[in-house]
RNA sequence: GGGCGCGUGGCUCAGUUGGUUAGAGCGCAUCAUUCACAUUGAUGAGGUCGUGGGUUCGAGUCCCUCCGCGCCCA
Numbered sequence: 001g002g003g004c005g006c007g008u009g010g011c012u013c014a015g016u017u018g019g020u021u022a023g024a025g026c027g028c029a030u031c032a033u034u035c036a037c038a039u040u041g042a043u044g045a046g047g048u049c050g051u052g053g054g055u056u057c058g059a060g061u062c063c064c065u066c067c068g069c070g071c072c073c074a
Base pairs, nucleotide, nucleotide: 001073002072003071004070005069006068007067010026011025012024013023019057028044029043030042031041032040050066052064053063054062
């Protein structure tokens, strides 16, 4: 330099043919339970979906640029 894949709460991930509230598990906070801790149960916070732009009535999803990571080729 060329090709491919990935980027979504703190972590690991899901998200269908673009369609109307962005989700799960773990973690975190509070409460209950306990002498206390753990476990268990209930409730809650936390995301502008890597950046910027475009298409569309509507984008996590499609297109372009850039950034980061991984793999392959040279």
Molecule: transfer RNA
Organism: Anaerolineales bacterium